[in-house]
RNA sequence: GGGGUGGGCCGGGCCGCCGCCGCGUGCUCGCAAGGGUGCGCGGAGGAAAGUCCGGGCUCGAUAGGGCGCGACGCCGGCUAACGGCCGGGCGCCUGUCCGGCAACGGGCAGGCGACAGAUAGCGCAACAGAAAGCAAACCGCCCUGGUCCGAAAGGCCCAGGGUAAGGGUGAAAGGGUGGGGUAAGAGCCCACCGCGCGUCCGGCAACGGACGCGGCACGGCAAGCCUCGUCGCGAGCAAGGCCGAACAGCGGGGCGCGGCUCGCGCAGACGCAACCUUUUGGGUUGCGGAAAACCCGCGGGUUGGCCGCGAAAACGCCGUGGCAACACGGCGUCAAGAUGGAUGGCGGCCGGCAGUCGUUUUUUUGGACGAUUGCCACAGAACCCGGCUUACAGGCCUGCCCCUUUU
Numbered sequence: 001g002g003g004g005u006g007g008g009c010c011g012g013g014c015c016g017c018c019g020c021c022g023c024g025u026g027c028u029c030g031c032a033a034g035g036g037u038g039c040g041c042g043g044a045g046g047a048a049a050g051u052c053c054g055g056g057c058u059c060g061a062u063a064g065g066g067c068g069c070g071a072c073g074c075c076g077g078c079u080a081a082c083g084g085c086c087g088g089g090c091g092c093c094u095g096u097c098c099g100g101c102a103a104c105g106g107g108c109a110g111g112c113g114a115c116a117g118a119u120a121g122c123g124c125a126a127c128a129g130a131a132a133g134c135a136a137a138c139c140g141c142c143c144u145g146g147u148c149c150g151a152a153a154g155g156c157c158c159a160g161g162g163u164a165a166g167g168g169u170g171a172a173a174g175g176g177u178g179g180g181g182u183a184a185g186a187g188c189c190c191a192c193c194g195c196g197c198g199u200c201c202g203g204c205a206a207c208g209g210a211c212g213c214g215g216c217a218c219g220g221c222a223a224g225c226c227u228c229g230u231c232g233c234g235a236g237c238a239a240g241g242c243c244g245a246a247c248a249g250c251g252g253g254g255c256g257c258g259g260c261u262c263g264c265g266c267a268g269a270c271g272c273a274a275c276c277u278u279u280u281g282g283g284u285u286g287c288g289g290a291a292a293a294c295c296c297g298c299g300g301g302u303u304g305g306c307c308g309c310g311a312a313a314a315c316g317c318c319g320u321g322g323c324a325a326c327a328c329g330g331c332g333u334c335a336a337g338a339u340g341g342a343u344g345g346c347g348g349c350c351g352g353c354a355g356u357c358g359u360u361u362u363u364u365u366g367g368a369c370g371a372u373u374g375c376c377a378c379a380g381a382a383c384c385c386g387g388c389u390u391a392c393a394g395g396c397c398u399g400c401c402c403c404u405u406u407u
Base pairs, nucleotide, nucleotide: 001403002402003401004400005399006398007397008396009395010394012350013349014348015347016346017345018344020043021042022041023040024039025038026037027036028035029034045378049389050388052387053386054385055384056383057236058235059234060233069232070231071230072229073228074088075087076086077085078084089115090113091112092111093110094109095108096107097106098105099104116227117226121225122224123221124220138167139166140163141162142161143160144159145158146157148155149154175193176192177191178190179189180188194216195214196213197212198211199210200209201208202207240307241306242305243304249298250297251296252295253294254266255265256264257263258262270288271287272286273285274284275283276282277281314333315332316331317330318329319328320327321326351376352375353374354373355372356371357370358369359368360367361366
C1' cells in the first nucleotide's frame, strides 16, 4: 500500500427570500364564540418503515380448576416483558496453522443453529436403485460343477454357492483408517480414531475430563401427529371519555274536526261526487277544505368540536457492584403534536465522493494545488415505550486474518 472479515458511530453546514403547523404575547375586528395581523420560541428518523414480537395505557369480560387452542424450547443470567439482550456449553461451516501414513484430533479468527424428547405411542420415506427398516447380490471379485475351444496355461457360456472390500443409485446402503487374515471377503482378529455403557471427579447447569468395560448395537424425520416444560382472557387511540346542530321518532300543551269516557289532524283531519271491490266495511280518483301548516321538552347513532396527546421502564457523563447484559446513586440535557394530515420551496456560498484536463512533487499502481463535469442516499411522526427485521449515496473510528513493498 492492497484485499477479506467483524464491531461502533455519523449520515450534510451556513446565509437570504417566500410559505406551513403548534405554543406564548401585543394590536385589531366581534355582544360572544372566534377571526386577522406583528413579534418571539419550538417543529421527524436511524431507521419515523414493515406492523413481526413484548409491555404500558384504555374499555369489556372474569370464583377456582381442568380440557382444548396458540406461541416459545441447549444452560445460566438480565429485564416491566419478550420470540430481545448478555455470558457459557455443544454441533456444523469458512479461512489459516500444527500433529498424524491415514481415519481423525487440536490452536487462532469469523459465521451459522426451531439446539427439549426418536426404548411412550402412531405415522412417513417420492424418484432413482438389485436392495429402504426382522436390510440387500445389479456390475464386479472368489470357489465348485458342466458343455465347448486350446498342446498347455487358461478362456467364453451355463448352473450352484460364497462375498457388503471395489463400482453404480440415493437425502440416507447398518462405523472409519492402517495392518493381519482369507479362495475372495468380512470386527473375523489387532492397533488407533469414532461410538455406546458404567464409575469417579469438575461445574448452579448445559456439559466436560479421567479410568474401566463393550466388537459396535439402539438408523433418519418431532418445521407429520405426538410427549414434556414455560407462558398466554378479548379487543385495540377508529381504545375510551366529554360537549353537542339538523332530521326521524317520542311525550306534553294549545287549536281544529268527527261517529265526542274516545279517535284523527296541525299539510292536510273532515265533507261531497264518481268508480272499483271480497258490500253495516274497504280502496282509488276528482273537487272543496278547518286549525296556531303552532309552542315546550326528550332524543340512539351520524356531521362537527374538545379531551385522551406529549416529562418518558428516555438519553449523556461520573461513581459503586458485575466478565457482560444490567442494577443502584449523583449531576446534567433535550423533549414536535398534524387530523386530508404542518416540518416545505427557490437562490447563493461552502463541504463530500467519482471522472477528465493541467501544473507540481524524494510517500511514485501515490500525494498536493487549480479548472471543469456529474452525483449526494434510504425514507418521513400519528397513543407511547423496549426489541427484531428490512432499506440506505457517502464518510469516520477500531479489532482480527492474509498478500505485497521498503527498512